[in-house]
Context: one part of a larger RNA
RNA sequence: GAGUAGCGAAAGACAGGUGAGAAUCCUGUCCACCGAAUGACUAAGGUUUCCUGGGGAAGGCUCGUCCACCCAGGGUUAGUCGGGACCUAAGGCGAGGCCGAAAGGCGUAGUCGAUGGAUAACUGGUCGAGAUUCCAGUACCAGGUGAACAUGUUUGAACAAUGGAGGGACGCAGAAGGCUAGUGGAUCCCAGCGAUUGGAAGUGCUGGGUUAAAUUGUAAGUUUGGGGAGUAGUAAAAUGCUUAUCCCUGUUAAGAACAAGCAAUGAUGAGGAUCGAAAUCAAGUAGAGAAGUCCAUGAUGUCACGCUGCCAAGAAAAGCUUCUAGUUAGUGUUUACCUGCCCGUACCGCAAACCGACACAGGUAGUCGAGGAGAGAAUCCUAAGGUGAGC
Numbered sequence: 001g002a003g004u005a006g007c008g009a010a011a012g013a014c015a016g017g018u019g020a021g022a023a024u025c026c027u028g029u030c031c032a033c034c035g036a037a038u039g040a041c042u043a044a045g046g047u048u049u050c051c052u053g054g055g056g057a058a059g060g061c062u063c064g065u066c067c068a069c070c071c072a073g074g075g076u077u078a079g080u081c082g083g084g085a086c087c088u089a090a091g092g093c094g095a096g097g098c099c100g101a102a103a104g105g106c107g108u109a110g111u112c113g114a115u116g117g118a119u120a121a122c123u124g125g126u127c128g129a130g131a132u133u134c135c136a137g138u139a140c141c142a143g144g145u146g147a148a149c150a151u152g153u154u155u156g157a158a159c160a161a162u163g164g165a166g167g168g169a170c171g172c173a174g175a176a177g178g179c180u181a182g183u184g185g186a187u188c189c190c191a192g193c194g195a196u197u198g199g200a201a202g203u204g205c206u207g208g209g210u211u212a213a214a215u216u217g218u219a220a221g222u223u224u225g226g227g228g229a230g231u232a233g234u235a236a237a238a239u240g241c242u243u244a245u246c247c248c249u250g251u252u253a254a255g256a257a258c259a260a261g262c263a264a265u266g267a268u269g270a271g272g273a274u275c276g277a278a279a280u281c282a283a284g285u286a287g288a289g290a291a292g293u294c295c296a297u298g299a300u301g302u303c304a305c306g307c308u309g310c311c312a313a314g315a316a317a318a319g320c321u322u323c324u325a326g327u328u329a330g331u332g333u334u335u336a337c338c339u340g341c342c343c344g345u346a347c348c349g350c351a352a353a354c355c356g357a358c359a360c361a362g363g364u365a366g367u368c369g370a371g372g373a374g375a376g377a378a379u380c381c382u383a384a385g386g387u388g389a390g391c
Stems, first nucleotide, its partner, number of pairs: 012030006031388004039368003045348002049346001050074006059067002079140002081344004086117002091112003097106003121138005141340011158327002163323004171310004177303003182297005188209006210270002214265005221258004225249005232242003274288002311314001354363002370382004
């Protein structure tokens, strides 16, 4: 220079409280903003920022009794969620091997490697901070032990390959249908209300009318012909799979496979508008608890890449099913009880906690995403929920 520029998009007002001190902290009332987000969940990343008590030097573009700051203490609970004890892709490593002055490069068998496949749990409650993890209730998976029954030991139950097969197993676009989530309404059901005003005991006003996995049954529909003889292949074998040929039967039927959804049970449970205590500190807390029906609408969800069409012709392996080779004395059902390892789990997560030197108008994958008007996830106003931007 200069007490100058600036104080980083945005609505606050009032009352009460605390305190040495309050525009800025806490509580309440009114007002305002977002609402395909400024709400909710979660991946990456961060790594304690989470919660409680205390503090105010510095950080906070002002203030500060406050904080994502400082100090101390506390907090993350799993057979079923995600990962491993399963599988493989791109790619990596790579016994032997090949190549190379050395270092090393490539690569077979193999072994790793999810962003994919496989895989058994739901509802409610709860701390100041955790929950599909704790608790309550109701389930399921794998294994073990006991009992009862059934069946089998050369009249061979049961298991079964590192082998043979099936399956897993897949693109994009379009159209039609079934169903559900959700939503709306109700003259129906339940609870509450009765006014200071001309009318108002009614078709008045306000609020509520919810429930999972699992088990059993049913089912819109979609796909598919079935049986016998027999030839050959499948490095051994096969009753399995593929298959030349022949015969019988059947046609939109039966059977089989798959399948949303629905009903009952689960549930004499849970939750529930509302009512609501006692107390030495802890209140809308403990506790009590009504109704639970009907109609309409309706997905971008699901049946299901099922159907039709198209060309650019759309992973692999394991689990699973089956077949023998093989093993050889147990095995199965019901019931009762028991067992179930390691890692993650707090919190932020379109953001003041991540990436941008900052409490930065930038950037950041995925899921849910209500009502009125509307073609709509546009736009405007709102619900649930969140917020009022640190002069």
This is a predicted structure of a 391-nucleotide part of an RNA (large-subunit ribosomal RNA, domain III) from Weissella kandleri. Its Rfam family is "Bacterial large subunit ribosomal RNA". The organism belongs to Weissella, within Bacteria. Its mean pLDDT, the model's own confidence on a scale to 100, is 81. The full RNA is in RNAcentral, with records from ENA.